[in-house]
Predicted 3D model of a 76-nucleotide RNA (transfer RNA) from an Oscillospiraceae bacterium. Its mean pLDDT, the model's own confidence on a scale to 100, is 81. It matches the Rfam family "tRNA". Gene Ontology term of the family: triplet codon-amino acid adaptor activity. The family's RNA type in Rfam is transfer RNA.

RNA sequence: GCGUCUUUAGCUCAGUUGGAAGAGCAGCGGAUUCUUACUCCGAAGGCCGUGGGUUCGAACCCCUCAAGGCGCACCA
Numbered sequence: 001g002c003g004u005c006u007u008u009a010g011c012u013c014a015g016u017u018g019g020a021a022g023a024g025c026a027g028c029g030g031a032u033u034c035u036u037a038c039u040c041c042g043a044a045g046g047c048c049g050u051g052g053g054u055u056c057g058a059a060c061c062c063c064u065c066a067a068g069g070c071g072c073a074c075c076a
Stems, first nucleotide, its partner, number of pairs: 001072007010025004019056001028042004049065001051063003
C1' cells in the first nucleotide's frame, strides 16, 4: 500500500427486513441477616467511533476520516 472484519452503557456483548436502543456483569438504593456474604427487588447509566449523504424515517444503506484485529504485497 491492497483486501477484509470490528467500533453500541464503566466492562463483555445482542440488536432480525430501515420504523419506540437492550441483556449480563460492575457500580448505586432497598429487602433479607445480629453483621457481612449469598439471594431477591428497584432505579440510574447511551446524542450507537468522526464528519457528511440517501430516505418521510438510519445503530442498520452509501461515502470520508480515525482506532484496533487478520490476511496479502512491498522493503534490505